RNA sequence: GAAGGGGGUCGGGUGAUCGCUCGGUAUAAACCGAGAGGAAAGUCCGAGCUCCGUAGGGCAAGGUGGUCGCUAACGGCGACCGGGGGUGACCCCAGGGAAAGUGCCACAGAAAACAUACCGCCCCAAGCUUAGCUUAGGGGUAAGGGUGAAAAGGCGAGGUAAGAGCUCACCGCAAUCCUGGUGACAGGAUUGGCAAGGCAAACCCCACCUGGAGCAAGACCAAAUAGGGGAACGCUUAAGAGUGGCCCGCUCGAUGUUCCCGGGUAGGUCGCAAGACCCUAACAGCAAUGUUAGGGCGAGAGGAAUGAUCACCAUCUUCGGUUAUUCAAUAUCCGAAGAGACAGAACUCGGCUUAUAGACCCGCUUCCGCC
RNA sequence: GGGCCACUAGCUCAGGCGGUUAGAGCGCGGUCCUGAUAAGACCGAGGUCUGUGGUUCGAGUCCACAGUGGCCCACCA
Numbered sequence: 001g002a003a004g005g006g007g008g009u010c011g012g013g014u015g016a017u018c019g020c021u022c023g024g025u026a027u028a029a030a031c032c033g034a035g036a037g038g039a040a041a042g043u044c045c046g047a048g049c050u051c052c053g054u055a056g057g058g059c060a061a062g063g064u065g066g067u068c069g070c071u072a073a074c075g076g077c078g079a080c081c082g083g084g085g086g087u088g089a090c091c092c093c094a095g096g097g098a099a100a101g102u103g104c105c106a107c108a109g110a111a112a113a114c115a116u117a118c119c120g121c122c123c124c125a126a127g128c129u130u131a132g133c134u135u136a137g138g139g140g141u142a143a144g145g146g147u148g149a150a151a152a153g154g155c156g157a158g159g160u161a162a163g164a165g166c167u168c169a170c171c172g173c174a175a176u177c178c179u180g181g182u183g184a185c186a187g188g189a190u191u192g193g194c195a196a197g198g199c200a201a202a203c204c205c206c207a208c209c210u211g212g213a214g215c216a217a218g219a220c221c222a223a224a225u226a227g228g229g230g231a232a233c234g235c236u237u238a239a240g241a242g243u244g245g246c247c248c249g250c251u252c253g254a255u256g257u258u259c260c261c262g263g264g265u266a267g268g269u270c271g272c273a274a275g276a277c278c279c280u281a282a283c284a285g286c287a288a289u290g291u292u293a294g295g296g297c298g299a300g301a302g303g304a305a306u307g308a309u310c311a312c313c314a315u316c317u318u319c320g321g322u323u324a325u326u327c328a329a330u331a332u333c334c335g336a337a338g339a340g341a342c343a344g345a346a347c348u349c350g351g352c353u354u355a356u357a358g359a360c361c362c363g364c365u366u367c368c369g370c371c
Numbered sequence: 372g373g374g375c376c377a378c379u380a381g382c383u384c385a386g387g388c389g390g391u392u393a394g395a396g397c398g399c400g401g402u403c404c405u406g407a408u409a410a411g412a413c414c415g416a417g418g419u420c421u422g423u424g425g426u427u428c429g430a431g432u433c434c435a436c437a438g439u440g441g442c443c444c445a446c447c448a
Base pairs, nucleotide, nucleotide: 001367002366003365004364006362007361008360009359010358012313013312014311015310016309017308018307020035021034022033023032024031025030037342041353042352044351045350046349047348048347049214050213051212052211056248057247058246059245061210062209063208064207065206066080067079068078069077070076081095082093083092084091085090096205097204101203102202103199104198105197118145119144120141121140122139123138124137125135126134127133128132153171154170156168157167158166172194173192174191175190176189177188178187179186180185218270219269220268221267228261229260230259231258232257233256240252241251242250263447264446265445277296278295279294280293281292282291283290284289315339316338317337318336319335320334321333372444373443374442375441376440377439378438381397382396383395384394390428399415400414401413402412403411421437422436423435424434425433
């Protein structure tokens, strides 16, 4: 210098004028103070909070899936293990079980799973002929060819009629044992000639987790109306309901319960912002994170405010001019024009995912050149 | 704000627990029929199965994340 990989920050600033929302000064006027985000978004997960019967048992349903930790919790995060990709920095993985059972594996192929034999190779037999050839027979074989995404360990040597874990070395696999590690797992030794392919984001099995609904939850105050009509099931042997699909258990339950149609109100206060909060520092830890100390208070209203204009400065782009140094070009300086994304709180947090013009910072890798 | 559902041809819909080439009706184009039109007959075109990734030998179908569209909801007696 080029190419790449990881992490992080910001996402314009100041002033003036005119407006918007909320709060305070007892009211009005007036004044003062505060006023969007890193994603406020998607609603994909997890919680706080609130109510429903304290939600007990069984079945069903759904979710998660290497290990250890972090956390209020999680499908999140960190570190490590294993597998895969990359020269590398680094990146990706829904990463339990296929010797519990069921199912599927199109086409091609002999055969797609209690294996098989199309071509081939070899032996015997028969024929022709005496050295091989041939086939209509009988058998051996799975080395080689061919099909496929996938074909019963791989490769080499020995062996054999030809072959074959038939035998052996190395690699892979399985079982047992030893060592290290909290563990996933790793390393080593011995034995076995080899266990019968793949798919569980197919059913399923195993382990763990989950009661349901959601601030339009819910509480209080106020106002108004026809507790009207219909249907179904019941009236003590119980219908039905009690916010979950079913059953048991529990509670309520008789001019009763449920559903539909109809009627009335669409007002106020709380919930509602001091919180698993934010900033800084120290300590513990590889880290996620935790503890301690100090400081801070930062929107919230109703279908919903948080804006507009101008000036200056900063950033970037383009154009013109100037300049080291004779020319060109450039750093520098001056002037003009233009540009600035994604988006927008609605009870609140922790994550994930997605969108995002542009600017900046810190490590790291590979290659090339020079000293 | 919260909860739920659906995307396949221009429109309306099929496509059983994954299999090779995704179908039907209406519509569209052409030819025939008719004096001409409609109806009818024959033939044909038209699809990135909303998008992007993943699982798998193989995805319209299974899984995840996005995008677009649609539906429902308060209180009182």